[in-house]
RNA sequence: GGAAGGGUGCCAGAGUGGUCGAAUGGACUCGCCUGGAAAGCGAGUGUACCUCCGGGUACCGCAGGUUCGAAUCCUGUCCCUUCCG
Numbered sequence: 001g002g003a004a005g006g007g008u009g010c011c012a013g014a015g016u017g018g019u020c021g022a023a024u025g026g027a028c029u030c031g032c033c034u035g036g037a038a039a040g041c042g043a044g045u046g047u048a049c050c051u052c053c054g055g056g057u058a059c060c061g062c063a064g065g066u067u068c069g070a071a072u073c074c075u076g077u078c079c080c081u082u083c084c085g
Base pairs, nucleotide, nucleotide: 001084002083003082004081005080006079007078010026011025012024018068027045028044029043030042031041032040046059047058048057049056050055061077062076063075064074065073
């Protein structure tokens, strides 16, 4: 230099046009259980800003584009992994 795959919540990771700011697992918080723990069971938890505390807006690496509608399609760009030279 060329090619392929990937970047999504605190972490891993599914989702490949609408019912998704987001399944599932981990982690964390509270509770149950226990003499006390661990394990197990139940409930809950993305981040930022605004808020009259009811809620609202934005965010899927970044920046554009297509579309009524984009995490998903297209373009550029940054980063990671593998292969070729």
Molecule: transfer RNA
Organism: Candidatus Dojkabacteria bacterium